[in-house]
Parts: sequence; C1' cells; structure tokens
RNA sequence: UCAGAUGGCCGGAUGGCCGCGAGGCUUCGCGCGAGCGAAGCGUCGAGGAAAGUCCGGGCUCCACGAAGGACACGGUGCCGGAUAACGUCCGGCGGGGGCGACCCCAGGGACAGCGCCACAGAAAUGACACCGCCCAAGACCCUAAAGGUCCGGCAAGGUUGAAAUGGUGCGGUAAGAGCGCACCGCGCGUCCGGCAACGGAAGCGGCAUGGCAAGCCCCACCGGGAGCAAGACCAAAUAGGGAAGGCAGGUGAUCGGUCUUUCGGAUCGCCGUCCGGGUAGGUCGCGCGAGGUGUGUGGCGACACACAUCCCAGAGGAAUGGCCAUCUAUCCGCGAAGACUUGCAAAAGUCGAGCGGUGGACAGAACCCGGCUUACAGGCCAUCUGACGCA
Repeated sequence: UCAGAUGGCCGGAUGGCCGCGAGGCUUCGCGCGAGCGAAGCGUCGAGGAAAGUCCGGGCUCCACGAAGGACACGGUGCCGGAUAACGUCCGGCGGGGGCGACCCCAGGGACAGCGCCACAGAAAUGACACCGCCCAAGACCCUAAAGGUCCGGCAAGGUUGAAAUGGUGCGGUAAGAGCGCACCGCGCGUCCGGCAACGGAAGCGGCAUGGCAAGCCCCACCGGGAGCAAGACCAAAUAGGGAAGGCAGGUGAUCGGUCUUUCGGAUCGCCGUCCGGGUAGGUCGCGCGAGGUGUGUGGCGACACACAUCCCAGAGGAAUGGCCAUCUAUCCGCGAAGACUUGCAAAAGUCGAGCGGUGGACAGAACCCGGCUUACAGGCCAUCUGACGCA
C1' cells in the first nucleotide's frame, strides 16, 4: 500500500418564528370546600430495528391445588455454564470449509421395526461379471514345442455413479485376493489426562453386511388455558326474558389436553342449540422497572455482586410538526502551484487548494421486558490475518 476477518458506535448539525402532548411552579379570578377558568415561566417528548408476531417471560383473569402414573399433541437434542426463562447467549468437544485470521453444523439412536437409494452401471445386500486377467488341476484337437477349445479359477486393473463391501506398499500365486506382513484405518478391553463431551499411549484381534432419521420411528428431557380488544371500578339502561332437547339426580355430578391413584378444597345440577332485549359513556390498568449510566471486584467469557448517580414519551383515531436561513456527510463536473506513476521521447493518468451543482438510508411507540429474524444511503473506531514493498 492492497485484499480480507471479527467486534463496537453514529446515522445529519445550528439558529429564528409560529404550533402540538404530558407534567411542575408562580400569579389572578370564581367557589364553604373538593375544585374550575385564565395568563406566564420551565422540564421532558419515537427506534436500532419501534418492523415480523417467530420463541420466552413479567402482569391479568379463570376453582382448582399438591404428589404420582399412562396416553395424545407440541418443543428441544454433544458436554459444562449464564439467565426470570427460552428454541437465546458464553466457553469447550467432535465434524466440515478456508493459506490464514475465522466461519458453518436440524451434533442422541441405523444391531427395535418399517421404508428409500432414481438414472447410469455387470452389479446398490448378501453381490449369476460389460471390457478384461489366468488357463494350475481334468478332458479333447494337433503335436517336438508352441497354439486352440470345453470345463474351471479371479474381482487385483478399467467402465458407471453421491456411494461399489477397507487404503498404500511388499511378498506370494497359474492369475489373484488380508492369503501373509509393515503402516494407516476399524473393533475390544486396560492405563493416563480432563467435572464432562472427548483425547492420548501401549497391547490384543476378526481383518469388514454401506448410506439416509431436515423419511416414519425409538430414546431422554420440558410443557394448564386465554390474553391489555387481558382485566378492575363508577355511572346509566333493559326483560333476574323465553323455547325445545340430551345426560345426571346426593355413598352423586362438575372443576381448563384426556384417563387414572392418593390427599386437600370449591360449586349444586352438567352439556350444547335457537328466539328476543339493554349498554358501546367515564376513570384506571398506562410506566420506578428482571430499569439506565459510571466506577470497582470476581470470572477466558456470557454474566454476577457492591457502591454512587439519574428518572429518560404516555397519546386515546391517536401528540413531537410547518416555514425561513446557514453549515455539512456522500456523489458529479471544472481544476492552480506542486507531487507521484507509466513511457526512449512525445504524451497520458492519479492526487491536489478552490469554484459550481446535489443534499443523507431503513423507517414511527400504543402494557412492558429478554431474544431471534428481516431492512438499511453513508461514515467512524479497535483488534487480528494474508500478499507485496521498504528500513
């Protein structure tokens, strides 16, 4: 200097005029009071994703609660941790990709069972051999030999494929083959290291019937329901309305996925269907939190603890906007002095003060929080890797 990898941050600025929402203070007027009205001043007022509604919770309501078992449905799936919890996050192990920094994995089980492996190929589970190699043993022809045929032996070489029944080498054989041997690989148990997943060392051994479970399935663990249109209160109004059916009927029935056991409770009928009537008003829920920030301690880290400090939207058809001026990220055009690069030269190109033009993406709370996923013009910071060059 160029090319990459990982993590983090910002995401227009300033001023003026007018105008919004919440809340506080002061003054004045009315009121017995609670309080009502007006004026003025100040403080605060959309996001890193507010999006998706994919997970997990806080919170609210429901007569169910506790301890077990079975089934259905859903979720997770190596080990150890963090967390309120999670399918999230951190660290590690194993596998794969990359020169590397790093990145990816829907990571338990294929000997419980079922199923699939198209096409191509000789052949895709127990391998009937397309091109081939040998012709030992036995038989025939010819015969000095050589050669040929039948029978026979082989899967080592080649073809096909995602995958061909261990790999490389040496020996051996008629030619071959773990047939034998060495190393690798695979299996078994022992020892060592590690909390563990797992790794390592030496030894023994048959030297081998593959893959797919993001096919069904098996195994282990986890799981009430509904949701702020949840729900609470106030006010007002109506009709505490009517019809038929099924089940049960007090040692009984019902009680939030279903069934069941034990213990403790609640209710007095349970299950649905049809017709008809009233209210759509107001207040709360609605922001002090698993909260933000700073410092210290512990930890590889996620994070935890301690101290200090701060209050940072609360609308209710939905507030934070409109106008003007200046500056400016980026991009485009022109481009002085000068510098650099290529070139024999002529010349060409890049940077460059300044001038003119342009004017910044994705996108707006609606109960809240922790994550995940998706979208994003442009800019900045830190650390690390590779290549080239210089000292």